[in-house]
This is a predicted structure of a 103-nucleotide RNA (SAM riboswitch aptamer (S box leader)) from Draconibacterium sp.
It was read from a public genome assembly, where an Rfam model found it.
The coordinates come from a structure-prediction model, not an experiment, and the mean pLDDT is 86.
Of the family's consensus pairs, 90% are formed in the model.
Rfam family: SAM riboswitch aptamer (S box leader). Rfam's curators write: The SAM riboswitch is found upstream of a number of genes which code for proteins involved in methionine or cysteine biosynthesis in Gram-positive bacteria.
RNA sequence: UGCUUAUAAAGAAGAGCGGAGAGAGCGGGCUCAGUGAAACUCUGGCAACCUUCAUCGGUAAUGAAAAGGUGCCAAAACCCGGCCGGAAACGGAAUUAUAAUUG
Numbered sequence: 001u002g003c004u005u006a007u008a009a010a011g012a013a014g015a016g017c018g019g020a021g022a023g024a025g026c027g028g029g030c031u032c033a034g035u036g037a038a039a040c041u042c043u044g045g046c047a048a049c050c051u052u053c054a055u056c057g058g059u060a061a062u063g064a065a066a067a068g069g070u071g072c073c074a075a076a077a078c079c080c081g082g083c084c085g086g087a088a089a090c091g092g093a094a095u096u097a098u099a100a101u102u103g
Stems, first nucleotide, its partner, number of pairs: 001103002004100005013043004021032003026081004044073003049069002051065005077095001083092003
């Protein structure tokens, strides 16, 4: 970094450092931010993809756990729009993120 599959309205914050931006990208909103943004570090936590255990004929399914590998911890992926359907609500696609597999 490409493919594939799954998930994305639930859940979970303090400190240090830093010093002006942040909420993926484009347009429009809205929100957060010197009562200290992003990035980075530590600690704590959430979740349960990988994992472990139980039931089972079973690698499926269901349930439980959280030591290990990731991930995540304002607001629905913050909201709407861009492509398709629809009068709208809304649905789908695309994009993005994460996990697992594979190249």